[in-house]
RNA sequence: GCCCCCAUGGUGUAGAGGCCAAGCAUCGGGCCCUCUCGAGGCUCAGACCCGAGUUCGAAUCUCGGUGGGGGCA
Numbered sequence: 001g002c003c004c005c006c007a008u009g010g011u012g013u014a015g016a017g018g019c020c021a022a023g024c025a026u027c028g029g030g031c032c033c034u035c036u037c038g039a040g041g042c043u044c045a046g047a048c049c050c051g052a053g054u055u056c057g058a059a060u061c062u063c064g065g066u067g068g069g070g071g072c073a
Base pairs, nucleotide, nucleotide: 001072002071003070004069005068006067007066010026011025012024013023018056028044029043030042031041032040049065050064051063052062053061
């Protein structure tokens, strides 16, 4: 330098154009339970890497950028 893949709460992930003001697990806060702890139950908070485009509508499709991983040279 060229090519390919990936980017969603603190962490790990689901999502394939409208059913998503984004779900699940874990972590965290509160409550219940218990003599206490643990385990368990209920509940709350927290995220779409950035910019542009397509579309009535974009986490999702397209282009560019940034970051990470891999391959070739």